[in-house]
Notes
This is a predicted structure of a 74-nucleotide RNA (transfer RNA) from a Candidatus Omnitrophota bacterium. Its Rfam family is "tRNA". Rfam classes the family as a transfer RNA. Lineage of the source: Bacteria > Pseudomonadati > Candidatus Omnitrophota. The coordinates come from a structure-prediction model, not an experiment, and the mean pLDDT is 80.

RNA sequence: GGGCUCAUAGCUCAGCCGGUUAGAGCGCUACGCUCACAUCGUAGAGGUCACAGGUUCGAGUCCUGUUGGGCCCA
Numbered sequence: 001g002g003g004c005u006c007a008u009a010g011c012u013c014a015g016c017c018g019g020u021u022a023g024a025g026c027g028c029u030a031c032g033c034u035c036a037c038a039u040c041g042u043a044g045a046g047g048u049c050a051c052a053g054g055u056u057c058g059a060g061u062c063c064u065g066u067u068g069g070g071c072c073c074a
Base pairs, nucleotide, nucleotide: 001073002072003071004070005069006068007067010026011025012024013023019057028044029043030042031041032040050066051065052064053063054062
């Protein structure tokens, strides 16, 4: 230098062929339970979907560029 791939909650990830309000597990907070802790149950908080632009009535999803991580070739 060229190619492929990944980026969604604190962590690990799902999100189908573009369409209803962006979700799960773990973690966190509160309450219940307990003498207490753990477990368990209920409720809750937490998101610029890496960044910028484009296409579209509509983008986490499609296109382009940038940034960062991984892999391959030279």